This is a predicted structure of a 73-nucleotide RNA (transfer RNA).
The prediction has a mean pLDDT of 83.
The sequence is in RNAcentral, with records from ENA.

């Protein structure tokens, strides 16, 4: 330089053919305990890497830009 994959909640990662965001762990309360973990119950948190385009409607399609990782040169 090129080709490919990934870039969604603090962390790891889903999300079926565009229809409107989840789970796990993590964190708050509660519940239990002498107290504390663990369980078990609740909830809080992301507009989905950035911009643009397509459509009624985009994480999802399509275009440019960064970043990560690999491969060929």
């Nucleotide at each position: 330089g090129u080709c490919u994959g990934g870039c969604u909640a603090g962390c790891u990662c889903a999300a079926a053919u565009g229809g409107g965001a989840g789970a796990g762990c993590g964190c708050c309360c509660g519940c239990u305990u002498u107290a504390a973990a663990a369980c078990c119950g609740g909830g809080a948190g992301g507009c989905c890497g950035g911009g643009g385009g397509u459509u009624c409607g985009a994480u999802u399609c399509c275009c440019c830009c960064g970043c990560c990782a690999g491969g060929c040169a």